[in-house]
Context: one part of a larger RNA
């Protein structure tokens, strides 16, 4: 609750696709459903309400008349707007053509550095670790150096408030397949659009299932220290996990803590992609992104400021004091963990 809001105070759904629904460009004709006007009927009666009179000395009270009853139905008109129908238009949207940039995605290959291990060699007593130590490793030859081999994971430099993606996210190199985007042209279609409840799909990390893999790191765990204690911080080890395939989970400070789309509103500056112009410059100008600083305006302020939190419009989502509580119960989903939906008593 005919109201005000949602960057940070409560509040934008994690993201997209899209059903119903809501909303929707320009012109003409038509219709007359919405809309507007006239008229008729009805809206029972009484009481009440408003109003004009009247009666009790006034008033309350009472009596009479009128209005109102904002609605519904029928009918006659109006046609600006909305809706329906018809015909057209091109600026919204899409298609086409010519170019372009990119860590966008999937699969298969590929390279070097490094860590670790194995084998062989040189070599001898320590190594490692810390604030200091110890546990640990080492004369069965470690650490160090050299050579060869194995295996797994991650990709230094380039690298950039740079790029791409709806979001999550994406980086060695190559190939194949593949999605989106941008610029230019204005050839084609001719409103085909926007949003989007339910729904469907995607969705970091951790976790789960099955089967592989396991170098490094490393929850749990063990030991050594520290300490009054030390179930920690530090050290030595180390299992799950981290990796791959398939399936599940469906959550994050999933953040720009800022929903999507469209239009409008001073400027300066940097950068990515690309086009045009000439006087060819440290030039001018356009489109699409990514940043910084500001006018107006907004804001409680911090700040935002053409990538708005400004001015407006459409649609969706959400909020309504703190705690109890994202809990209980029920239902749905899940193998489970749990997720989604989501109260109340009580209390301040």
């Nucleotide at each position: 609750u005919u109201g005000g809001g949602u960057u940070u105070a409560a509040a934008g759904g994690g993201u997209g696709c899209g059903u119903a629904g809501g909303c929707g460009g320009c012109u003409a004709u038509u219709u007359a459903a919405g809309u507007c006007a006239g008229c008729g009927g009805u809206g029972a009666a009484a009481a009440g309400u408003u109003u004009u009179g009247g009666g009790c000395u006034c008033a309350a009270c009472c009596c009479a008349g009128a209005a109102a009853u904002u609605g519904c139905c029928a009918u006659u008109g109006a046609u600006a707007c909305u809706g329906g129908a018809u015909a057209g238009c091109u600026u919204g949207a899409g298609u086409a053509u010519u170019g372009g940039a990119g860590g966008g995605g999937u699969a298969c290959a590929u390279g070097g550095a490094a860590u670790u291990g194995a084998u062989g060699g040189u070599g001898u007593a320590g190594c490692g670790g810390u604030g200091a130590a110890a546990u640990g490793c080492a004369u069965a030859g470690a650490u160090a150096c050299c050579a060869u081999c194995a295996g797994g994971a991650a990709c230094a430099c380039c690298g950039a408030u740079a790029g791409c993606g709806a979001a999550g996210g994406c980086a060695u190199u190559g190939u194949a397949c593949u999605g989106g985007c941008c610029a230019a042209u204005a050839a084609c279609u001719g409103a085909c659009g926007c949003u989007g409840a339910u729904g469907c799909a995607c969705g970091a990390a951790a976790g789960c299932a099955u089967g592989g893999g396991u170098a490094g790191c490393g929850a749990a765990c063990a030991g050594g220290a520290u300490u009054a204690g030390a179930u920690a911080c530090c050290c030595u080890g180390g299992u799950a996990g981290u990796c791959c395939a398939u399936g599940c989970c469906g959550u994050a400070a999933a953040c720009g803590a800022u929903g999507a789309u469209u239009a409008c509103u001073c400027g300066c500056u940097g950068u990515u992609a690309u086009g045009c112009c000439c006087u060819u410059g440290u030039g001018g100008u356009g489109u699409a992104g990514c940043g910084g600083c500001c006018a107006a305006g907004c804001g409680a302020a911090a700040g935002c400021g053409u990538u708005a939190a400004g001015u407006a419009a459409u649609c969706c989502a959400c909020c309504u004091g703190g705690g109890g509580a994202g809990u209980a119960c029920g239902c749905u989903c899940g193998c489970a963990a749990g997720a989604g939906u989501g109260a109340a008593a009580c209390u301040c």